[in-house]
RNA sequence: AAUUAAAAAGGGAAUGGAGUUCCCCAUAAUCACCGUAAGACUAAUGACUCCUACCAGAAA
Repeated sequence: AAUUAAAAAGGGAAUGGAGUUCCCCAUAAUCACCGUAAGACUAAUGACUCCUACCAGAAA
């Protein structure tokens, strides 16, 4: 990686982990924005809280 079988109730919301809440999805939901392209740029949340990483400033 492919195939088969069984079991479970789950999976997702632009960069990590956890809790809460809400919405969406099973034919999927989801994969930001700018740019013709090359590439550039912001953000650890959908929202709230905490932790970690990163950035800026101040104090000890």
Predicted 3D model of a 60-nucleotide RNA (Fluoride riboswitch aptamer (crcB RNA motif)) from Neobacillus fumarioli NBRC 102428. The organism belongs to Neobacillus fumarioli, within Bacteria.